[in-house]
RNA sequence: GCCGCCCUAGCUCAGCCUGGAAGAGCGCUCGGCUGUUAACCGAGUGGUCGCCGGUUCAAAUCCGGCGGGCGGCG
Numbered sequence: 001g002c003c004g005c006c007c008u009a010g011c012u013c014a015g016c017c018u019g020g021a022a023g024a025g026c027g028c029u030c031g032g033c034u035g036u037u038a039a040c041c042g043a044g045u046g047g048u049c050g051c052c053g054g055u056u057c058a059a060a061u062c063c064g065g066c067g068g069g070c071g072g073c074g
Stems, first nucleotide, its partner, number of pairs: 001073007010026004020057001027045006050066005
């Protein structure tokens, strides 16, 4: 230098192909249970969807650029 993949909640990731309300598990907070803790049960708590721009009535999703990470080729 070229090619491919990834970036979404505090963490690990789904959702993106096929545009139409942003999700799961874990965590955290409160309560129940228990002599206490853990476990278990119930409720609550979660986001500029990496950044900028474009297309569209509507973008996490499509297009362009940039940034970060991983891998391959040279």